[in-house]
């Protein structure tokens, strides 16, 4: 200088008129504060809160998650770290607990996909029309496959094979480090038990349902409504079951009143900001200081005016000058903590790699 990695922050400024929600003051009028987002989207985790299931325990059924360890209300979300796969490297995914408890599945191709097996060979003996047969022995070389019953090398065979031997790998005992997943090291072996569980399953661990259109409260009501019919009253209230507590009940048809209104939930909180201790880090304590939407068919806006991030042409030896022309995703509705998706365009940090100079 140029490519690449990861991590933040921003995502127009200003000034002038008009105008809308809320809060506070004010007797009114004025007066002053505050006013959509880093996703407010998605509704895919977790809670907070309300309100129903009668309560405790234990089984069962569905779901969820799934290497250690920490954080946190919590969580499948977040730090650290180990295993494994990708890269040259920064770094970046992670489909991560059992395959010897059971089923199940590995299409095609191929001899043959856990009762394996010779398709091309390969060796040794007979025979022989010299084309081959036929009988014995191989799984070492090639083929097919995602994968063929360990992998390289050397020995020894008729040719071969863990037959045998070094080294890896694989099993088992027992050490050393580290909380832990895990990593080394030593002795010893039979040299052998393929994949898939993001396929059913088994182990472990969590999980009651609805949801701010939850729910209170006012107001309204011929009205704390009338009739009939089935079951039951040793009954009924959880899917069982054990204890306990509460209650006489549960269901269905027809006929009639009210609800289409107000007010609260409604924003002070697992808040934010800045310093300071601890800690690798997520976080977490003290200290101090701040209040930053609350609409209710739906507010948070209109409009003029200058300027300026990208970008485009011109002119300048550069600095720079003149013109043009533009701002992305996108809109709160009960909150909060995450992941996910989008997103013009700017601007900081660190970090790998290559080129050049000093």
């Nucleotide at each position: 200088g140029c490519g690449g990695a990861u991590g933040g922050c921003u995502g127009g400024a200003u000034g002038g008129c008009c105008g809308a929600g809320g809060g506070g003051u004010u007797u009114a009028g004025g007066c002053u504060c505050c006013u959509a987002g880093g996703a407010a989207a998605g509704u895919c985790c977790g809670g907070a809160c309300u309100c129903c299931a009668c309560g405790a325990g234990g089984c069962a059924a569905u779901g969820g998650u799934g290497c250690c360890g920490g954080g946190u209300a919590a969580c499948g979300c977040c730090c650290g770290g180990c295993g494994g796969g990708g890269g040259a490297g920064a770094c970046c995914c992670u489909a991560g607990g059992g395959a010897a408890a059971g089923c199940g599945c590995c299409a095609c191709a191929g001899a043959a996909a856990u009762c394996a097996g010779a398709c091309c060979g390969c060796u040794c003996u007979g025979a022989u029309c010299c084309g081959u047969c036929a009988g014995a022995g191989c799984a070492a070389g090639g083929g097919u496959g995602a994968a063929a019953a360990g992998g390289u090398g050397g020995g020894g065979u008729a040719a071969g094979a863990g037959c045998c031997c070094a080294c890896c790998g694989c099993c088992g005992c027992g050490u050393u480090g580290g909380u832990a997943a895990c990593a080394g090291g030593g002795c010893g072996g039979g040299c052998a038990u393929g994949g898939c569980a993001a396929g059913c399953c088994c182990c472990a661990c969590c999980a009651g349902g609805a949801g701010c259109a939850a729910u209170g409260c006012c107001g309204a009501a011929u009205a704390g409504g009338a009739a009939c019919c089935u079951c039951g009253c040793u009954g009924g209230g959880c899917g069982c079951c054990u204890c306990g507590c509460c209650u006489u009940g549960a269901g269905g048809u027809u006929c009639g009143g009210g609800u289409u209104g107000g007010c609260a939930g409604c924003u002070u909180g697992a808040g934010g900001u800045g310093u300071u201790c601890g800690g690798u880090a997520a976080c977490g304590g003290g200290c101090a200081c701040c209040c930053u939407a609350g609409a209710g068919g739906a507010a948070u806006g209109g409009u003029c005016a200058u300027c300026c991030a990208a970008c485009c042409g011109g002119c300048u030896c550069g600095c720079g000058c003149c013109g043009g022309g533009g701002g992305a995703c996108a809109g709160a509705a009960u909150c909060c903590g995450g992941c996910u998706u989008a997103u013009a365009g700017g601007c900081c940090a660190u970090c790998c790699g290559c080129g050049c100079g000093c």
Molecule: Bacterial RNase P class A
Organism: Paracoccaceae bacterium